This is a predicted structure of a 134-nucleotide RNA (SAM-I/IV (S-adenosyl methionine) riboswitch aptamer) from a Nitrospiraceae bacterium.
Its Rfam family is "SAM-I/IV (S-adenosyl methionine) riboswitch aptamer". Rfam 15.1 lists 567 matches to the family in 508 species. Clan: SAM clan.
Lineage of the source: Bacteria > Nitrospirota > Nitrospiria > Nitrospirales > Nitrospiraceae.

RNA sequence: ACCAUAUAUCAAGAGAGGCGCAGAGGGUACUGGCCCGAUGAAGCGCCCGGCAACCUGGUGAAGCCACCGAGGUGCCAACGCCAGCCCGGUGACGGGAACGAUAGGGCUCAUGCCGAGCAACCAACGGCCUGCAG
Numbered sequence: 001a002c003c004a005u006a007u008a009u010c011a012a013g014a015g016a017g018g019c020g021c022a023g024a025g026g027g028u029a030c031u032g033g034c035c036c037g038a039u040g041a042a043g044c045g046c047c048c049g050g051c052a053a054c055c056u057g058g059u060g061a062a063g064c065c066a067c068c069g070a071g072g073u074g075c076c077a078a079c080g081c082c083a084g085c086c087c088g089g090u091g092a093c094g095g096g097a098a099c100g101a102u103a104g105g106g107c108u109c110a111u112g113c114c115g116a117g118c119a120a121c122c123a124a125c126g127g128c129c130u131g132c133a134g
Stems, first nucleotide, its partner, number of pairs: 007103004015048001017047005025036003030084004049076003054072003057068003063128003080099001085096004106118004
C1' cells in the first nucleotide's frame, strides 16, 4: 500500500453554547407512528466549552495491558426514539438480520518510481514481562 461487498464499535458520556448569514425543516437509509423546530429546523462561516479513546504521539531502553488526551477524526436537543424482516417466548420482552453511522493519523515539499521534512501539552494510577521499569 492493499485487504473495504471486509473488520471493530454503536453501552455510557458530553452544549438546543455565542455571533453572523439563512428561513422550514429535523430526530443515522426507506415507510408509518411518535417527538423536536418561528422562543428559529437543515445548511454555511468564525469563536468558546465539553465527551469519548478509533488512528498518531507521549508516559520505561523494548513488548503487552493500562494511563495521558497533545496532533487527526467523531460526537454533545429530538435516546441508531418505536415498529417493520428472522428466531425464542402465552405474554411483557429478549436475541439477531438488514439498513445506517463512526474509525483506519495530520501538514509541507517532491514525484515517472523510490521518497524528504515538520508539529504533536505544563498531562500521564497501576499490573505483566524483566537483572532493574513510565